[in-house]
Molecule: Bacterial RNase P class A
Organism: Roseivirga sp.
RNA sequence: GAUACAAGCCACCUUAUCGCUCCUGACAUUAAUCGUCAGGAGAGGAAAGUCCGGGCACCAUAGGGAAGCAUAGCGGUUAACGGCCGUCACACUGACUAAAACGUCAGCGUAGGACAAGUGCAACAGAAAGAAUGUACAGGUAAUGCUGUAGUGAAAUCAGGUAAACUCUAUGCGGUGAAAUGCCACGUACACUCGCUUUUGAGGGUUCCCGCCCGAUGUGGGAGGGUAGGCAGCUAGAUCGUGUCGGUAACGGCAGGGCCAGAUAAAUGAUAAGGGUCAUGACGAUUUUGUCAUGAUACAGAACCCGGCUUAUCGGCUUGUAUCUUUU
Numbered sequence: 001g002a003u004a005c006a007a008g009c010c011a012c013c014u015u016a017u018c019g020c021u022c023c024u025g026a027c028a029u030u031a032a033u034c035g036u037c038a039g040g041a042g043a044g045g046a047a048a049g050u051c052c053g054g055g056c057a058c059c060a061u062a063g064g065g066a067a068g069c070a071u072a073g074c075g076g077u078u079a080a081c082g083g084c085c086g087u088c089a090c091a092c093u094g095a096c097u098a099a100a101a102c103g104u105c106a107g108c109g110u111a112g113g114a115c116a117a118g119u120g121c122a123a124c125a126g127a128a129a130g131a132a133u134g135u136a137c138a139g140g141u142a143a144u145g146c147u148g149u150a151g152u153g154a155a156a157u158c159a160g161g162u163a164a165a166c167u168c169u170a171u172g173c174g175g176u177g178a179a180a181u182g183c184c185a186c187g188u189a190c191a192c193u194c195g196c197u198u199u200u201g202a203g204g205g206u207u208c209c210c211g212c213c214c215g216a217u218g219u220g221g222g223a224g225g226g227u228a229g230g231c232a233g234c235u236a237g238a239u240c241g242u243g244u245c246g247g248u249a250a251c252g253g254c255a256g257g258g259c260c261a262g263a264u265a266a267a268u269g270a271u272a273a274g275g276g277u278c279a280u281g282a283c284g285a286u287u288u289u290g291u292c293a294u295g296a297u298a299c300a301g302a303a304c305c306c307g308g309c310u311u312a313u314c315g316g317c318u319u320g321u322a323u324c325u326u327u328u
Base pairs, nucleotide, nucleotide: 001324002323003322004321005320006319007318008317009316010315012275013274014273015272016271017270018269020042021041022040023039024038025037026036027035044299048310049309051308052307053306054305055304056177057176058175059174063210064209065208066207068173069172070171071170072169073087074086075085076084077083088112089110090109092107093106094105095104096103113168114167118166119165120162121161135150136149137148138147139146181232182231183230184229192222193221194220195219196218203214204213205212239258240257242255243254244253245252246251276297277296278295279294280293281292282291283290
C1' cells in the first nucleotide's frame, strides 16, 4: 500500500427565489378566530417491521383451575427484557506444526435444565437393539440363556442414545392500545321490523370450566337516521452533549452546560445556480496526479413515549485483526 472481516461514526453542502407547520413579538382587526410583517425552531439511523420489554391509561372474565405461550449453565447489568456484558463447558476453524493426538493462543457458534418418572423413535452390521421364536463353542442343572467365551456394533439384561420427540421440572405471562382515556360542542329515530327472554334469567363481559359482574328503560339480527368538529392527553425526558470517578465490560455515580418536530389527511418541500464525493471514458504527463465530458449521489418519512432486536441502505471516514506485496 492492497484485499477481506469486525466494531464505531458520517450519510451530501452553500446561495437565491417561491412555498408549508409551530412558537414569540409588533401592527391591524374581530364576538372569537383569521390576517400582515419581523425573528426563532422544524424527521431518522433506521422515523420501517410492530418481534421482545417497560412507562402511561382504561376495563373485575384482573380471583381459582385447566389449556396455551415464552425462557433455561453461572454471575452481572437494567425501570424491564427473551436484550446486553463477562465467564465456564462443548462443537468448529486457524496458528504454534510436515502429518495425527494432546495442549496453548485467537476467532466463531450453541436450539447448554431433566432420558435414574412414563411414552415414542433410530441407518448399517448383527441371531438378537432395549427385546427374546437366544447364533457358535464350552461348562452346569431335576429343568430353564442358568453361566462364561466368541462374533456384529458407538452401545448387547445394561443407569445405552435422542427433549429444534411427546413429556417432566423451575420461573414468568389478565386483556386492550392514543381510534387508550377525560372534557366541551353539534346532531339523531327512546321510532320500525324479525327472534329470544323478563328473576325458575334471554343475552353479554372475545380460549374453556367454576366463581364474579351487567341485565328488563332487556337483549341478538336486519333495514335505516344522525355525527365524523374542538381542547387536554402531546412531548423536559429511565433526555442530549462535555468533563471526571468507579467497573474487564454491559453499565452506573458526580459536576457543569443545553432545550431538541408536534402535524391531523397530516407540515419539514420545489426550482435554479455553484460546489463536494464516487464511477466510467478521453487528453496531457516518468509517476504522484491534473483537465474535460458523461453518469451516479442511497435506504427511507415522525403520528403517545422510551429501551432493545430484526430488516433496508449509493458512498465515505476512523480503529483493530488476518493475508499478500513494496521500501528501508